[in-house]
Background
Transfer RNA from Microbacterium sp., 72 nucleotides, folded computationally. Rfam family: tRNA. It is annotated as a transfer RNA. Rfam's curators write: Transfer RNA (tRNA) molecules are approximately 80 nucleotides in length.

RNA sequence: GGCCCCAUCGUCUAGCGGUCAGGACACUGCCCUCUCACGACAGCAGCGCGGGUUCGAUUCCCGCUGGGGUCA
Repeated sequence: GGCCCCAUCGUCUAGCGGUCAGGACACUGCCCUCUCACGACAGCAGCGCGGGUUCGAUUCCCGCUGGGGUCA
């Protein structure tokens, strides 16, 4: 340098054009307990960036950035 794949809460992950963007762990609060742990309930928090297509984009297209693989 060519080609291919990936990018979503702090972490892991679901989502295949109209979802309130869901779940697990973590964290915070509350309940339970003599206390802790376990458990129950609630809360917090997210679509890498810039364009395009579309009535509507996390989703499709292009570019960029970052990561991974492969060829040389």